This is a predicted structure of a 95-nucleotide RNA (Glycine riboswitch aptamer) from Crenobacter caeni. The organism belongs to Crenobacter, within Bacteria. The sequence was found by an Rfam model in a public genome assembly. Model confidence (mean pLDDT): 80 of 100.
């Protein structure tokens, strides 16, 4: 001085499932309880590659996901919303 991947705050997009019954409140909503269901905030779980141990083996132990689970969350709209685009910022190490 630009500046990968990655970070930050913004913008835009951006799925799924019961506007489901009962009850109760300080009531256009909120809460509790009960079924039925989703997955895309969190969060657990799990293969092989590799890595790391020692007791060398069907060993432990570490290690992902949009998979899997449904704890939590959600199932009208509104919020929320993984990710995803261009844009912006700040920027190590190398250069």
């Nucleotide at each position: 001085g630009a500046u990968a991947c990655g970070c930050c705050g913004a913008u835009u997009g951006g799925a799924g499932a019961g506007c489901g019954g009962c009850c109760g409140c300080g009531a256009c909503g909120c809460g509790g309880c009960c079924c039925a269901c989703c997955g895309a905030a969190g969060g657990g779980g799990c293969a092989g590659c590799c890595g790391g141990c020692c007791u060398u083996g069907u060993g432990c132990c570490g290690u992902a996901a949009a998979c899997u689970c449904u704890c939590a969350g959600g199932u009208a709209a509104a919020a929320g919303g993984a990710c995803a685009a261009g844009g912006g910022g700040a920027g190590a190490g190398g250069c």